Overview:
Predicted 3D model of a 362-nucleotide part of an RNA (large-subunit ribosomal RNA, domain IV) from Candidatus Scalindua sediminis.
[in-house]
Context: one part of a larger RNA
RNA sequence: CCCUCGUUAAGGAAUUCGGCAAACAUACUCCGUAACUUCGGGAUAAGGAGUGCCUUUUCAACGGACGUUUUUAACUGAAGUUGAAAAGGUCGCAGUGAAAAAGGUCCGGGCGACUGUUUACUAAAAACACAGGUCUCUGCUAAGAUGAAUAGUCAAUGUAUAGAGACUGACGCGUGCUCGAUGCCAGAAAGUUAAGGGGAUAGGUUAUUUCCUGAGUAAUUGGGAGAGAAGCUUAGAACUGAAGCUCUGGUGAAUGGCGGCUCUAACUAUGAGAGUCCUAAGGUAGCGAAGUUCCUUGUCGGGUAAUUUCCGACGCGCAUGAAUCGCGUAACGACCUGGACACUGUCUCAACGAGGGACUCG
Numbered sequence: 001c002c003c004u005c006g007u008u009a010a011g012g013a014a015u016u017c018g019g020c021a022a023a024c025a026u027a028c029u030c031c032g033u034a035a036c037u038u039c040g041g042g043a044u045a046a047g048g049a050g051u052g053c054c055u056u057u058u059c060a061a062c063g064g065a066c067g068u069u070u071u072u073a074a075c076u077g078a079a080g081u082u083g084a085a086a087a088g089g090u091c092g093c094a095g096u097g098a099a100a101a102a103g104g105u106c107c108g109g110g111c112g113a114c115u116g117u118u119u120a121c122u123a124a125a126a127a128c129a130c131a132g133g134u135c136u137c138u139g140c141u142a143a144g145a146u147g148a149a150u151a152g153u154c155a156a157u158g159u160a161u162a163g164a165g166a167c168u169g170a171c172g173c174g175u176g177c178u179c180g181a182u183g184c185c186a187g188a189a190a191g192u193u194a195a196g197g198g199g200a201u202a203g204g205u206u207a208u209u210u211c212c213u214g215a216g217u218a219a220u221u222g223g224g225a226g227a228g229a230a231g232c233u234u235a236g237a238a239c240u241g242a243a244g245c246u247c248u249g250g251u252g253a254a255u256g257g258c259g260g261c262u263c264u265a266a267c268u269a270u271g272a273g274a275g276u277c278c279u280a281a282g283g284u285a286g287c288g289a290a291g292u293u294c295c296u297u298g299u300c301g302g303g304u305a306a307u308u309u310c311c312g313a314c315g316c317g318c319a320u321g322a323a324u325c326g327c328g329u330a331a332c333g334a335c336c337u338g339g340a341c342a343c344u345g346u347c348u349c350a351a352c353g354a355g356g357g358a359c360u361c362g
Stems, first nucleotide, its partner, number of pairs: 001357008010348002014346001019343001027051005036041001038170001052090011067075003091095001104341007111333002116128002132168007144154003171328004176258003181255002183251005190246003196240002201235005208227008259277005286320001287317001298314005
């Protein structure tokens, strides 16, 4: 010097991003206990007092001697044991006296209702879940899922008070406007639209045949050019042809969206109001410098000697806002944040001690 502990004058958070760490408190009995509240809680709230030993008395529970009687039973109830209370006494600085064990508390704010779950090995949370709410699908060979499958299986030995999917997330009060876009649902008149059906028409091939020409007396036969049926084959128009799309409606607890400029009241300021442009509609109730506010340490008030934090207000909300829920909310939280009391080696400012290392020798 390092690690793990112990103690410390005076001060007591001056330390520090921050009381991190440590300390305080901790048992039982009695007294006492606020706001708020979903009337259950909050609550061990907070805040106090007592606690040893000896003697006596009283009470309660257990106990069951002796005795009595109407003797299979009932009554009486001594000693003793345990507990509680009261009174008196007594010792110490100190009585849950030593070991061990056992909440620090209070007041604000944010978020999440709660108990629960999670990144095995850097995150336990405000994230996930949750009961509750809403919407959508599904009539049973259900929808949905799995699967190569028209199989089988799960869903379910269930049947719409059921099952599946999505969002929200106890509870209280609420949940505004917009269907133009995107999605979904419904509709079927018209337009567009595939394979398939259809087969007008055109081409290829050539049995045959015409012409030219060669061989042969001839029958016949070789070559070339043209026309060309049936069959086979190639291309293929009209017409027909579903869903979808176009189209017509609906739908927001579907994906989403929810304006600008100018003027205006008899000081000024402000703008109830007026005008105009655009839009599908122009943000309602609430909340608001917010975990959202750039400017910003906004302004005012509170708390402090002093505060970029905190709390209460204000509202030109850069860029809040209603189930990507809005605003409240008792209880709860190893959550985040501000203040206070107590307490302390966190600090002023360090010291001493114990054990184990380091170090030296072996």